[in-house]
Molecule: SAM riboswitch aptamer (S box leader)
Organism: Cytophagales bacterium
RNA sequence: UUUUUAUACAGAGGCGUGGAGAGACAGGCUCUGCGAAACGCCGGCAACCACCAGCGGGGUAACUCCCGGGAACGGUGCCAAGUCCUGACCAUAUAAAAA
Repeated sequence: UUUUUAUACAGAGGCGUGGAGAGACAGGCUCUGCGAAACGCCGGCAACCACCAGCGGGGUAACUCCCGGGAACGGUGCCAAGUCCUGACCAUAUAAAAA
């Protein structure tokens, strides 16, 4: 990068560096020198993966497994506005798996 599957009305920000943009795209609308992006540090949210025999239920001859639940050390992600709104709805983003 491509493909497949799942999710997208919830949630969670301070400081430093930096110095004009940012919110994917188009049109709106909004944020921003009372400091944008980006980077760093610390903190937090969430629970996709990984984890949990000694949690509940289902399934099996028995495992594998499935649904729910728990936890938050590890791998990602995220921390203005419902994915900001409308449009396309696989358009975009994220996760997991495969190539």